[in-house]
Order: sequence, then structure tokens, then C1' cells
RNA sequence: GACUAGGUAGCUCAGUGGCAGAGCGGUUGGCUAGGAACCAACUGGUCGUGGGUUCGAGUCCCACCCUGGUCU
Repeated sequence: GACUAGGUAGCUCAGUGGCAGAGCGGUUGGCUAGGAACCAACUGGUCGUGGGUUCGAGUCCCACCCUGGUCU
């Protein structure tokens, strides 16, 4: 340099162009003599960046940035 896979919550990851989610985590409460476990509620996001298409974009298109892989 070319190609390819990926970038979404603190972490691991889902997400038919039509309300951004799950598990884990965190906080509070319950339970307990007190912890752990368990139960309930709450807490969570500039969807890598900038443009474009569209009534509407995490999703489609373009450029760029970052990470892994293959080739040269």
C1' cells in the first nucleotide's frame, strides 16, 4: 500500500430504514445476627468522526480515524 472483519452503556455483545436493548456491573431497599447468595426497584449511550440519500439512518452511500486478520 491492497483486500477483509469489526467500532453501539463501565465490560461482553444484540439490534428488518420507524421508541436504542440484553446479560454482567454500579446504586438503593428487602432478606440475614452480619456477610455471600437470592428478590425488587433504580442507574445507565454525542451508536468511532464528518458529510450524503431519505418523510425518517445504529442500519443504506462516500471520505476519514482506530483495532484485528490476509496478501504484497
The prediction has a mean pLDDT of 84. This is a predicted structure of a 72-nucleotide RNA (transfer RNA) from a Thermoproteota archaeon. The source organism's lineage runs through Archaea, Thermoproteati and Thermoproteota. Its Rfam family is "tRNA". The RNAcentral record of the sequence draws on ENA.